A computed fold for a 384-nucleotide part of an RNA from Chitinimonas arctica, annotated as large-subunit ribosomal RNA, domain III.
RNAcentral holds the full RNA, with entries from Rfam.
Context: one part of a larger RNA
RNA sequence: GAGUAGCGAUAAACAGGGUGAAAUUCCUUGUCACCGAAAACCCAAGGUUUCCUGCGCAACGUUCAUCGGCGCAGGGUGAGUCGGCCCCUAAGGCGAGGCAGAAAUGCGUAGUCGAUGGGAAACGGUUUAAUAUUACCGUACCUUAUUGCAAUGCGAUGCGGGGACGGAGAAAGCUAGGCCAGCCGGGUGUUGGAUGUCCCGGUUUAAGCGUGUAGGCGUACUCUCUAGGCAAAUCCGGAGAGAUUAGCUGAGGCGUGAUGACGAGCGAAUUUAUUCGCGAAGUGGUUGAUGCUCUGCUUCCAGGAAAAGCCGCUAAGCUUCAGUUGCAAUAAGACCGUACCGCAAACCGACACAGGUGGGUAGGAUGAGAAUUCUAAGGUGCUU
Numbered sequence: 001g002a003g004u005a006g007c008g009a010u011a012a013a014c015a016g017g018g019u020g021a022a023a024u025u026c027c028u029u030g031u032c033a034c035c036g037a038a039a040a041c042c043c044a045a046g047g048u049u050u051c052c053u054g055c056g057c058a059a060c061g062u063u064c065a066u067c068g069g070c071g072c073a074g075g076g077u078g079a080g081u082c083g084g085c086c087c088c089u090a091a092g093g094c095g096a097g098g099c100a101g102a103a104a105u106g107c108g109u110a111g112u113c114g115a116u117g118g119g120a121a122a123c124g125g126u127u128u129a130a131u132a133u134u135a136c137c138g139u140a141c142c143u144u145a146u147u148g149c150a151a152u153g154c155g156a157u158g159c160g161g162g163g164a165c166g167g168a169g170a171a172a173g174c175u176a177g178g179c180c181a182g183c184c185g186g187g188u189g190u191u192g193g194a195u196g197u198c199c200c201g202g203u204u205u206a207a208g209c210g211u212g213u214a215g216g217c218g219u220a221c222u223c224u225c226u227a228g229g230c231a232a233a234u235c236c237g238g239a240g241a242g243a244u245u246a247g248c249u250g251a252g253g254c255g256u257g258a259u260g261a262c263g264a265g266c267g268a269a270u271u272u273a274u275u276c277g278c279g280a281a282g283u284g285g286u287u288g289a290u291g292c293u294c295u296g297c298u299u300c301c302a303g304g305a306a307a308a309g310c311c312g313c314u315a316a317g318c319u320u321c322a323g324u325u326g327c328a329a330u331a332a333g334a335c336c337g338u339a340c341c342g343c344a345a346a347c348c349g350a351c352a353c354a355g356g357u358g359g360g361u362a363g364g365a366u367g368a369g370a371a372u373u374c375u376a377a378g379g380u381g382c383u384u
Stems, first nucleotide, its partner, number of pairs: 013031006032381004040361004046341002050339001051075006060068002080141002082337003086119003092113003098107003122139005142333011153318002158313004166300004172293003177287005182203006204261002208256004215249003221242006228236002262282001265278006301304001347356002363375003
């Protein structure tokens, strides 16, 4: 220079009370304002304790600070079913032998790794200062092993089925959700009206199990033959005969789950903000998805993963055993992640930086709409 520029979005504050040495800034109550396809909620990545509680204010915080993502201390992450690990493979990597090369090494078969994909199974409520599909309560489900009973041709790294898939378009049936009525509880003070009315609040309930519907595919089933499926096959494929409208799949609804839970409100206790107890109604109509049936249907050409789990078949072999199937009981289900932020003051940007950051959910009024404006739940007023 200079007590100058600036104090980082013009969403906005004000008042009462509290704490304290001290309060524009902390806590609390009330009013006001802002977002509301977000400035709300849930995941992934990344961060790595920032989470919760107590104590503290040197520094950090663009001011203050009793406050804090700051300092110190203590506490906090509970899983057969969520995700990983595990089984399986894709692109791609590695690669016994092998080929090439002077070598280093390169390529590559068998194989072995490799998710961003395929593969068994859980929902509702309650609870903590901080975790919950993990704890607790209630009701379920799956896999494997052993044992018992009953029945019995079992057997794979081989064969077959299945898994198993594109774009676009259209329609139907539903549901989530919304709205209204009814029902239940509460209120109805002042001027006019009003108790057969009006106002406010509530009207919620899962997986599983049973039934097997709208719809879709379509000929199940039995028998005979069989040049194919690298051997075999009773399986698949091919041909024929008989018989039938079966058979497979499939949302939703209804019943059960639930004489339960939740529930407006009411009562009690106290440390005044919590805890404990009781607990009404809990129905119908209408609207209605971008969600489900639908990996469907129609259509098009650019013709839209693989492998395992799973099911069937037989080969060697075993056929007293073993194995397989059904039912029941018992046992087991390890290990790792799980706090918190997550369009952001906690990630990437040197900063508590107007930048960047993948996926899901999607109330009401207006409206074609996820636009716009206002608003609910919820969250904020952007640290002078």